Source information
Predicted 3D model of a 518-nucleotide part of an RNA (large-subunit ribosomal RNA, domain I) from an uncultured eukaryote. RNAcentral holds the full RNA, with entries from ENA.
Context: one part of a larger RNA
């Protein structure tokens, strides 16, 4: 030298937190597609036959008709375009798809639309359906694997399949833990502890009070009792009773409540929605300080000299390293929707005190039990507690339930109705910041038109591929040659051993020349 693409520097691209935000979208037709739309062949974007858009309005102020893609044509624009926000309108077919049909983006037919639940004065009104990354309940649930085998047991109630809600979601106001003192709904954390215990006492499984933090919030029913609407029975027509509804009461554990008497009282607090009025937040956005000279260099931000600003020396461009050259930053400021607070309206909820006791309420196939399983850290054990497939089955206040067999005292709490913020999980999305996180065989599969090319009937598998330069100034013009491919020269640039096969340019590999051996 030639091939090759390592290494180094780069980074648009990723990866993992925090922080605040949103936490949903669809019969008013979504998610995803299919197919058009341009002075325009192709892609990507947008966007729907009004079709790279139309209307309103706030905002910007000199240019502008999106990229790939430059050229030309033709237009718009200080009578405010493009661009940015916000709200409107249009928005083919297909897709849940729903007028009826079909090989998804067609085809018929008509003027009207699927079927399903609800309510309905029968006219009709209303709601679901499918799409979504996790993250919650619920119903069902493996096996490899550990046990140095293996069958209880493990793995593990895990993956997984189902149905099914929110922005959280379960759970939640004791028939609760406790233990001679006491404590007051759930739910996370930290401890208690690898404890107490369970366990082929193997392998391993593993709590709970307690203490300290987050975080706080408490209610309604049923039922007595009163009163009353429809039916319907009954009658001595005065009513009574039933049945099923409404409206008052009434909601508990030192048991309350009804019920009788007799005092007080018209408040407080709160949910819901609508107004305006104030203040505060809220898009786009706006204003924002301070530099010159020399000097090397292609070039000044460096390096020299001498100033400056700072509530801004985050950070990013600029021809090398700029607080002062741009963009910005710190500070200030700005308003539509919309929204929060207060205040006002309207309309719901929501409060006693004492005595008094003869009567009545206080959640039945339930609690509990027997067989069989199943949850509790607890593998039937000495096994309470909890749930039920089967068979049974009270008490009701002089009652019941629980305090780990089981009796007693003695403590304690009232099941068999029902609702609930906050403190916990998560992250398909949106914004901001942060780094002993990657730096192109790394980090996403994918920095590049990547879920692409390709590959398979299919389900599904799945790539590779960044970097001239500071600016394209991307090499006019000349010669050679197949009006080639490549290559001399000229030119441009700092550089062209930067020339588009393009920063650097290792190594295997393969040559040329020269020396020297043959």
């Nucleotide at each position: 030298g030639g091939a090759g693409g390592a290494u180094g520097c780069c980074u648009u691209g990723g990866a993992u937190u925090c922080c605040a935000g949103a936490g949903g979208c669809g019969a008013u037709g979504a998610a995803g597609g299919a197919c058009g739309c341009g002075u325009u062949a192709g892609g990507c974007u947008g966007c729907g036959a009004u079709a790279a858009g139309c209307c309103g309005u706030g905002g910007u102020g000199a240019g502008g008709u999106g990229c790939c893609u430059a050229a030309a044509a033709a237009c718009c624009u200080u009578u405010g375009a493009u661009c940015c926000g916000c709200g409107g309108a249009u928005u083919u077919c297909c897709g849940a798809a729903u007028a009826g049909g079909a090989c998804a983006a067609c085809c018929u037919a008509u003027u009207a639309g699927a079927g399903c639940c609800c309510c309905u004065u029968c006219g009709g009104g209303g709601g679901a359906g499918g799409c979504g990354a996790a993250c919650g309940a619920g119903g069902g649930g493996a096996a490899c694997u550990g046990a140095a085998a293996c069958a209880u047991c493990u793995a593990a109630g895990u993956a997984c399949c189902c149905u099914u809600a929110g922005g959280a979601g379960a759970a939640g106001a004791a028939a609760a833990c406790a233990a001679a003192a006491g404590u007051g709904a759930u739910u996370u954390c930290c401890u208690g502890a690898g404890u107490a215990g369970c366990g082929g006492c193997g392998a391993g499984c593993g709590a709970a009070a307690u203490g300290g933090a987050a975080c706080u919030a408490g209610c309604c029913c049923a039922a007595a009792c009163c009163a009353u609407u429809u039916u319907g029975a009954u009658u001595u027509c005065g009513g009574u009773c039933a049945a099923a509804g409404u409206g008052g009461g009434g909601u508990u554990g030192u048991a309350g409540g009804a019920c009788u008497u007799u005092c007080a009282a018209c408040a407080u607090c709160u949910g819901u929605a609508a107004u305006u009025a104030u203040a505060c937040u809220g898009a786009a956005c706006u204003g924002g300080a301070a530099c010159a000279c020399g000097u090397u260099g292609g070039g000044a931000a460096g390096c020299g000299u001498g100033g400056c600003a700072a509530u801004a020396u985050a950070c990013g461009g600029u021809g090398a390293u700029a607080g002062c050259c741009c963009a910005g930053u710190a500070c200030a400021g700005g308003u539509a929707a919309a929204g929060u607070a207060u205040g006002u309206u309207a309309u719901g909820g929501u409060a006693g005190a004492a005595a008094g006791a003869c009567u009545c309420c206080u959640g039945a196939g339930u609690a509990g039990g027997g067989c069989g399983g199943g949850g509790c850290a607890c593998g039937u054990g000495a096994a309470a507690c909890c749930c039920u497939g089967u068979c049974u089955g009270a008490a009701c206040a002089u009652g019941g339930g629980g305090g780990g067999a089981c009796c007693a005292u003695c403590c304690u709490c009232c099941a068999a109705g029902g609702c609930u913020a906050a403190a916990u999980a998560c992250u398909c999305c949106u914004g901001a910041c942060c780094g002993a996180c990657c730096g192109a065989u790394a980090g996403u599969g994918a920095a590049c038109c990547a879920g692409u090319a390709c590959c398979g009937u299919g389900a599904g598998g799945g790539a590779a591929a960044g970097g001239c330069g500071a600016a394209a100034a991307g090499a006019a013009c000349c010669c050679c040659u197949g009006u080639g491919a490549g290559g001399g020269g000229a030119g441009u640039g700092a550089a062209a051993u930067a020339g588009a096969a393009c920063c650097u340019g290792a190594a295997a590999c393969c040559g040329u020349a020269u020396a020297c051996g043959u």
Its mean pLDDT, the model's own confidence on a scale to 100, is 84.